This is a predicted structure of a 140-nucleotide RNA (FMN riboswitch aptamer (RFN element)) from Polycladomyces abyssicola.
RNAcentral holds the sequence, with entries from Rfam.
Of the family's consensus pairs, 100% are formed in the model.
It matches the Rfam family "FMN riboswitch aptamer (RFN element)". On this family, see Vitreschak et al., Nucleic Acids Res 2002: "Regulation of riboflavin biosynthesis and transport genes in bacteria by transcriptional and translational attenuation".
RNA sequence: AACAUCCUUCGGGGCAGGGUGAAAUUCCCGACCGGCGGUGAUGGCGGACGAAUCCGCCUCAGCCCGUGACCCGCGAAUUCGCGGUGGAUCCGGUGAAACUCCGGGGCCGACAGUGAGAGUCUGGAUGGGAGAAGGAUGAA
Numbered sequence: 001a002a003c004a005u006c007c008u009u010c011g012g013g014g015c016a017g018g019g020u021g022a023a024a025u026u027c028c029c030g031a032c033c034g035g036c037g038g039u040g041a042u043g044g045c046g047g048a049c050g051a052a053u054c055c056g057c058c059u060c061a062g063c064c065c066g067u068g069a070c071c072c073g074c075g076a077a078u079u080c081g082c083g084g085u086g087g088a089u090c091c092g093g094u095g096a097a098a099c100u101c102c103g104g105g106g107c108c109g110a111c112a113g114u115g116a117g118a119g120u121c122u123g124g125a126u127g128g129g130a131g132a133a134g135g136a137u138g139a140a
Base pairs, nucleotide, nucleotide: 003138004137005136006135007134008133009132010131017029018028019027031120032119033109034108035067036066037065038064043058044057045056046055047054062107063106071084072083073082074081075080089105090104091103092102093101111123112122113121
């Protein structure tokens, strides 16, 4: 260092400005946001100086793969376990190679509530959580 068990802490962002209306952050114009892990041709740092090469570390995807909240089903089952469901990307460029880089356009977003339909308001939620960091013990 890796593994098992346990403990602690952490663990989600966003309608500016305007239109209509009796009423809308819900409609319309427009604005804004992007959980977690992986991959990765990005960027950076180090290996005594410079170049090439190689190696190591950090870092780069809302729409590539997986996964969480929500919802559904089963199990004495509000807590726990198992299973299910689970949104959205194209074009051009470079190149040996790009759904990840660069340029441009587009698209997506649980449930319940509501004077009027919600990714952004309110609520379940001072919850849960993928996981992240640190620590303890054990075995090798």